[in-house]
A computed fold for a 100-nucleotide RNA from Proteiniclasticum aestuarii, annotated as Purine riboswitch aptamer. The sequence is in RNAcentral, with records from Rfam. Its Rfam family is "Purine riboswitch aptamer". Rfam describes the family as follows. Riboswitches are metabolite binding domains within certain messenger RNAs that serve as precision sensors for their corresponding targets. Allosteric rearrangement of mRNA structure is mediated by ligand binding, and this results in modulation of gene expression. On this family, see Mandal et al., Cell 2003: "Riboswitches Control Fundamental Biochemical Pathways in Bacillus subtilis and Other Bacteria". Model confidence (mean pLDDT): 76 of 100. Lineage of the source: Bacteria > Bacillati > Eubacteriales > Clostridiaceae > Proteiniclasticum.

């Protein structure tokens, strides 16, 4: 004094949970059955998505059935997945330094 190894200790750097924002998925849609009629307007199935669940809820209108009716409209989300922000925690990877 170098090098390998195993340890502790400090620690860049990653991730990790959790909130917001904003982008993508989807339009909280769309097609069929079947059912209810202004004290009603509902249920089953499928389609949709590099994609899991969800496919509703309120309000206002409309619809007196083209003799087997048919809804509009506006507000309201979850759920996935990117990115960017802050937050938690010192619990996980771990560069390098030191120490035995």
């Nucleotide at each position: 004094a170098a090098u390998u190894u195993a340890a502790a200790a400090a620690u860049a750097a990653c991730a990790g949970u959790u909130a917001c924002u904003c982008g993508u998925a989807u339009a909280a849609g769309c097609c069929u059955c079947u059912g209810a009629u202004a004290u009603g307007g509902a249920g089953g199935g499928g389609c949709g998505u590099u994609u899991c669940u969800a496919c509703c809820g309120g309000a206002a209108g409309c619809c007196a059935a083209a003799g087997c009716a048919a809804u509009u409209u506006c507000c309201g989300c979850c759920u996935a997945u990117g990115a960017g922000u802050g937050a938690c925690a010192a619990g996980g990877u771990g560069c390098u330094c030191u120490u035995u």